[in-house]
RNA sequence: AGGGGUGUCGUAUAGUGGUAAUACAUGAGCCUCCAAAGCUUGUAACGAGGGUUCGAUUCCUUCCACCCCUG
Numbered sequence: 001a002g003g004g005g006u007g008u009c010g011u012a013u014a015g016u017g018g019u020a021a022u023a024c025a026u027g028a029g030c031c032u033c034c035a036a037a038g039c040u041u042g043u044a045a046c047g048a049g050g051g052u053u054c055g056a057u058u059c060c061u062u063c064c065a066c067c068c069c070u071g
Stems, first nucleotide, its partner, number of pairs: 001070007010024004018054001026042005047063005
C1' cells in the first nucleotide's frame, strides 16, 4: 500500500427492516443477629457521520478502532 473480517449495557453473547433479549456483574427491597446464598424488582448498550426506506442494530457508503491475509 492492497484485500477480507469484527464492532450491541461494565463483561460475555443473541437479535437478518417494525418497542433491542439473556447470563454474570451492579442498585434497591425481602430473608438473616450480621454477612453469604436465595427470592423480587430496577438502572444501564447498537463505534462515528451520511444515504436508501413510512420505518435501519439490520441494507449501501465514508471514516475510526481491533484482528487476519498479500506485498